RNA sequence: CGAGUUUGAUCCUGGCUCAGAACGAACGUUGGCGGCGUGCUUAACACAUGCAAGUCGAGCGAGAACGGUGCCUUCGGGCGCUUAGUAGAGCGGCGCACGGGUGAGUAACACGUGAGUAACCUGCCCCGGAGUCUGGGAUAACCGCGCGAAAGUGUGGCUAAUACCGGAUAAGCCCACGGUCAUGUAGGUGACAGUGGGAAAAGAUUUAUUGCUCCGGGAUGGGCUCGCGUCCCAUUAGGUAGUUGGUGAGGUAACGGCUCACCAAGCCCGAGAUGGGUAGCUGGUCUGAGAGGAUGAUCAGCCACACUGGGACUGAGACACGGCCCAGACUUCUACGGAAGGCAGCAGUGGGGAAUCUUGCGCAAUGGGGGAAACCCUGACGCAGCAACGCCGCGUGGGUGAUGAAGGCUUUCGGGUCGUAAAGCCCUGUCAAGGGGGAAGAAUUUUGACGGUACCCCUGAAGGAAGCACCGGCUAACUCCGUGCCAGCAGCCGCGGUAAUACGGAGGGUGCAAACGUUGUUCGGAAUCAUUGGGCGUAAAGCGCGCGUAGGCGGUCAUGCAGGUCGGAUGUGAAAGCCCGGGGCUCAACCUCGGAACUGCGUUCGAAACCGUGUGGCUGGAGUAUCGGAGGGGGAGGCAGAAUUCCUGGUGUAGGGGUGAAAUCCGUAGAUAUCAGGAGGAAUACCGGUGGCGAAGGCGGCCUCCUGGACGAAUACUGACGCUGAGGUGCGAAAGCGUGGGGAGCAAACAGGAUUAGAUACCCUGGUAGUCCACGCCGUAAACGAUGUUCACCAGUUGCAGGGGGAAUGAGCCCUCUCUGUGACGCCGUUAACGCAGUAAGUGAACCGCCUGGGGAGUACGGUCGCAAGAUUAAAACUCAAAGGAAUUGACGGGGGCCCGCACAAGCGGUGGAGCAUGUGGUUUAAUUCGAAGCAACGCGCAGAACCUUACCCGGGUUUGACAUCCACGGAAUGCCGUAGAGAUACAGCAGUGCCCUUCGGGGAACCGUGUGACAGGUGCUGCAUGGCUGUCGUCAGCUCGUGUCGUGAGAUGUUGGGUUAAGUCCCGCAACGAGCGCAACCCCUGUCCUCAGUUGCCAGCGAUUCGGUCGGGAACUCUGAGGAGACUGCCGGUGUGAAACCGGAGGAAGGUGGGGAUGACGUCAAGUCCUCAUGGCCCUUAUGUCCGGGGCUACACACGUGCUACAAUGGCCGGUACAAUGCGCUGCUAACCAGUGAUGGUAUGCGAAUCGCAAAAAGCCGGUCUCAGUUCGGAUUGCAGUCUGCAACUCGACUGCAUGAAGUCGGAAUCGCUAGUAAUCGCGGAUCAGCAUGCCGCGGUGAAUACGUUCCCGGGCCUUGUACACACCGCCCGUCACACCAUGGGAGUCAAUUGGACCAGAAGUCGCCGGCUGAACCUUCGGGAAGGAGGCGCCGAAGGUCUGAUUGGUAACUGGGGUGAAGUCGUAACAAGGUAGCCGUAGGGGAACCUGCGGCUG
Repeated sequence: CGAGUUUGAUCCUGGCUCAGAACGAACGUUGGCGGCGUGCUUAACACAUGCAAGUCGAGCGAGAACGGUGCCUUCGGGCGCUUAGUAGAGCGGCGCACGGGUGAGUAACACGUGAGUAACCUGCCCCGGAGUCUGGGAUAACCGCGCGAAAGUGUGGCUAAUACCGGAUAAGCCCACGGUCAUGUAGGUGACAGUGGGAAAAGAUUUAUUGCUCCGGGAUGGGCUCGCGUCCCAUUAGGUAGUUGGUGAGGUAACGGCUCACCAAGCCCGAGAUGGGUAGCUGGUCUGAGAGGAUGAUCAGCCACACUGGGACUGAGACACGGCCCAGACUUCUACGGAAGGCAGCAGUGGGGAAUCUUGCGCAAUGGGGGAAACCCUGACGCAGCAACGCCGCGUGGGUGAUGAAGGCUUUCGGGUCGUAAAGCCCUGUCAAGGGGGAAGAAUUUUGACGGUACCCCUGAAGGAAGCACCGGCUAACUCCGUGCCAGCAGCCGCGGUAAUACGGAGGGUGCAAACGUUGUUCGGAAUCAUUGGGCGUAAAGCGCGCGUAGGCGGUCAUGCAGGUCGGAUGUGAAAGCCCGGGGCUCAACCUCGGAACUGCGUUCGAAACCGUGUGGCUGGAGUAUCGGAGGGGGAGGCAGAAUUCCUGGUGUAGGGGUGAAAUCCGUAGAUAUCAGGAGGAAUACCGGUGGCGAAGGCGGCCUCCUGGACGAAUACUGACGCUGAGGUGCGAAAGCGUGGGGAGCAAACAGGAUUAGAUACCCUGGUAGUCCACGCCGUAAACGAUGUUCACCAGUUGCAGGGGGAAUGAGCCCUCUCUGUGACGCCGUUAACGCAGUAAGUGAACCGCCUGGGGAGUACGGUCGCAAGAUUAAAACUCAAAGGAAUUGACGGGGGCCCGCACAAGCGGUGGAGCAUGUGGUUUAAUUCGAAGCAACGCGCAGAACCUUACCCGGGUUUGACAUCCACGGAAUGCCGUAGAGAUACAGCAGUGCCCUUCGGGGAACCGUGUGACAGGUGCUGCAUGGCUGUCGUCAGCUCGUGUCGUGAGAUGUUGGGUUAAGUCCCGCAACGAGCGCAACCCCUGUCCUCAGUUGCCAGCGAUUCGGUCGGGAACUCUGAGGAGACUGCCGGUGUGAAACCGGAGGAAGGUGGGGAUGACGUCAAGUCCUCAUGGCCCUUAUGUCCGGGGCUACACACGUGCUACAAUGGCCGGUACAAUGCGCUGCUAACCAGUGAUGGUAUGCGAAUCGCAAAAAGCCGGUCUCAGUUCGGAUUGCAGUCUGCAACUCGACUGCAUGAAGUCGGAAUCGCUAGUAAUCGCGGAUCAGCAUGCCGCGGUGAAUACGUUCCCGGGCCUUGUACACACCGCCCGUCACACCAUGGGAGUCAAUUGGACCAGAAGUCGCCGGCUGAACCUUCGGGAAGGAGGCGCCGAAGGUCUGAUUGGUAACUGGGGUGAAGUCGUAACAAGGUAGCCGUAGGGGAACCUGCGGCUG
């Protein structure tokens, strides 16, 4: 410090997630030791038991018992001494307000910080001063008598004090009065003396102290007040009657509405009052580079609380945790009448909870209370116990040791790895264990809980001590097996559907280690709330636009002040902590000392630049005056012409209108058309323009009136008067609403007609609100430049509009002139890019508004506004890992441009109809083996299924196998034959002894048989694990690379452009220059010629002839087959860029790649093939292998593809007759002859083939016949009889003859081939093959028509454009409906909590009042009185009750939308011109997406 994740890829925006640190933690697995810390975060829930606050006899009175002992005794006991002035209790003093716990409440002067108190108090302690005299009456304990179950209590009597009371004294104190002085801004305060009045005390023990009282001071601790700081919600905006202030009184330690009476009407609040929610605050802690954020356990400071609520008493101090009173809830006791209690002290229990300890030891230390002290008390504290809860330290051994052991895992079978790891050998002894010694902590004579602890020494022994998580990327670490979208994993992305480094196990590895992981939480990363440190044209984000309040900000000069600011000094900022430097525990954690720091606040001194402020100036900002022109700026009134419609009349007749085409509609009752006249409403053609005006919305005929603003020119004046602008207020298109008018045209709704599968639409005919006017609402738009307002600065070029200037003019015109507005281009700069670019999206300044992932949702609830529609403000639950911007490459478009192709068109012939053949689907079947599936499966694999083939079915056999290698034994091999059987096979017999070497024993090779096991075998699965081969786009012209350049990048450029071509073919141009694979050429066939060669081919001339190139002969020709020539836009003309090239021409057999073939770029289709072959993995192994017989692949209601033959006269039949080429042939082709109607047979000849044969070519031509018909067309089907092949033609072959003679008369929608020797038509050959051809592959014969052209269909190429597609349009995607689940709004109500108002009632208690009663101390005239008390009354007053509101939460029949879900239903709205461009606002309509109207936007 970053990383993963949106995309095919890229850059950006943006969220989600991870790596780090931390914890009072918990859970899982595991667990050796020690030190130091820490340990109910939940129920401020309820508590059994014990302990946690007492002490003082040196304040006081009284005072036991058990036990011991002495005496007496009636032997029951009594008395004395001792125990002992002890225990226990009481009066009195001090303490109990500290210490300890908890965080419920509290948003507050509660806390923090800094001040104030001249408005106050302070026991114990310290200092100073003064005193401590004299009397009195009670009372508890105790004794007695009662009441009560108890708790307790009443009454009579006795007694003491440092308890209580009277009197005296009074330096100083308090009160009152007046006076003097001092001080302060002031309210005031202080000092001094005076007069009058008032208030004290306590003794104890002992010979030294200690108490007590008053006064003053200090210290300590507190009370109160103030400045500043201190959470969230504005969907909480108004709150407040003791409320705010005053006067007076009361009250308090003290100020104060603290309380009361009266008077006034204030006080708080947008710098957030009031209300609601949440919360103890701080030092600090965690995190972070910091700023911040989160937090407030342990330790420390403050506050609050003590079962809940209220209250006072005592006291220096409390409204009191272990005190009191009352009320309430709960618990316990009870004799039912009454009592008692409060662990949020330490332990402990129950409960709650994921979860948090011992009913321990000790006052030895530190500290506290009491005491003169000894001492007592102290669950504060010091220690120990439990818990890996945290931090820190240590150990579980060290060295050596290679046959790299065994074993595990893996393997390419060679090995690799665990691994020096182990074993073995040599050592050491930390911890633990046993034994021995043994502290410091104690100051101070005594006294140590911890503790026989720490520590030290000795002993033995490697012995007792390692796990957890992870290993797809992020992220260090990889293999095997199992599983097979299952089981499961997962922090994010995502893994798993048969080869999973992602699941589970194993081996190995990585990380950390007495721990390791998981979960939760916080900060970080997150610059993802941005002060440091972000943004707002298109990603989320500029208010629709003005005016303007508060606020914020503000030109220039001089001068004063010193609030901000800066500096010095000083006080404070507790300690602890953090940091730095020392020190102590063996180290560390931990502890300790010193320093620094605590960024803050107060006081004071100083500085005066800047901000602020006061004063005085300035003119540049701003404004005013004068003159001038421009303008659809606004409001009101009037006027005008064109057009539409309607009405009236005329002319006139059959149509008009409308559309893609139609129809509804209008018209013979006279339309449309046309002429004239009239009515009425709305809008203003041309001019008209990225032209003008306005803040925006917006504004358009002409004239008049009223009126706002901007601009130019020149001077004068005011003198900062300015900018922005939260709230506020005004304006604000269209639609819509209200009232009243108006209504020509247009036109939501509606109606009809079309279209359509449907058509609630698009199109058409009508048509109402509305559109118009007046007045009043609404307040929204893609209200857009998607760009807030203002100011300044930063290259240029050019257009338009308005004004001015200069020169020159008659004017136009011109200008390197100038101001304002409005456009285009463009540099710097900027931007993610697109783009912006003086009209900024550049560089700066000021102010306002707004944003913080997508969806839910601009929705719900609440508030405000509105007549309504609705507007505005504006969430959450839940859900996703994206949503998005710009640009790139593709693909696609019912986008565009250019161009090709039998693509269309123009033609010719077919298919689709018939019959048959063949393939396929389907069906059937024991089986009908399998594969191929749009083009690119379907006469395809199959160049040929009767058996075989054959993979399928049935049945019968076989198991080292039908086939390969190795081993052992035997035998040569092989041939022939018999029996059984359907055969495979089984059994038996005969013949036969080979080849090579030899040391003659034998060995070896091939082959056969038997046996054993390794293995064979599989047309079993996976073509989605593969190789190879193939199809297809497509013989289309494309596909790429290197270097350079451009771009942040994906990428681009080159390859685009202008021409041209069949072609990325070539030329030119160009930030490109070159190159590769393709194209072309090179290869083959064919077309012309030449040379060579001349048999089996040829025959011009010569001869012979049986008339057949047959023979002699010839080498010319044809032909054969080898080599050459030829064609290259080479030549000419024109066009073209002086190019490439094209057009025309010449010559030529051939002319612009002559024709044909072979040749198939990068790639696409997970295209096809595991059944050609090869091959990974899986599966079968007496079977899924193998052998045999028979059957099936040939089935048949049907559907499709490909063909054949036809439907006839351009024909059929009969007869005659002519002309090919490619090929093939010895298990073969077969002449000729004979037989047969024929298939064919018989006999026989030639030929391994330019020699012989197949072999007849056919269409054609000549002649005849048929005469338009289901025929002399057509030949299916069927019967009979045959031929051939073959072991065998039943299932299931071909052919022949005779007979039979079906459908079919040219084929619907649709669809195929072909551009020249082509289509069409005619026959011939071959492969396969025993036989079987309408198929396939070839060959030649005859031999056309048409192409204007590229609009359209299909496919393709290039450029461009749009895109929400990238599995790429067979894409993407919207809404209703149906189903399931989830959260949520409304909801008659209902329940609960909190809280306001009014009233009732009123405990305890303070305060006030009080007749009578009572009434030790004082007074008394002894009668009584005073203070006081009980009691009563009154004010206030908690719980409680009644009524009525508010808020919040739970729940609810039903209901609304939303989200998610696998393949549901209906449509097709959006993305391409998405097939009606889309979207925004509004209104109406509709199953739904949506449609339509009006206005707006271009995204």